RNA sequence: GCCGGGGUCGCCGAGUCCGGCUAAGGCGGUAGACUCGAGAUCUACUGGGCUUUGCCCGCGUGGGUUCAAAUCCCACCCCCGGCG
Numbered sequence: 001g002c003c004g005g006g007g008u009c010g011c012c013g014a015g016u017c018c019g020g021c022u023a024a025g026g027c028g029g030u031a032g033a034c035u036c037g038a039g040a041u042c043u044a045c046u047g048g049g050c051u052u053u054g055c056c057c058g059c060g061u062g063g064g065u066u067c068a069a070a071u072c073c074c075a076c077c078c079c080c081g082g083c084g
């Protein structure tokens, strides 16, 4: 240099095929129930911001296409593997 795979919430990780549903689910964490207490189990919450009955932003970074993008296109960054 070329080719392939990957980057999504604190961690893991699905979703991409065929654009549109709440960014699923698990772990961890917090609170509660249970218990003498703890563990286990169960329930709720768990990305960020704001003027908080709600709205806006967020999928490596920056652009583009589109009514609509994690998903399609372009460039770049990083990780893994292969070729030369």
Stems, first nucleotide, its partner, number of pairs: 001083007010027003020067001028046006047057004060076005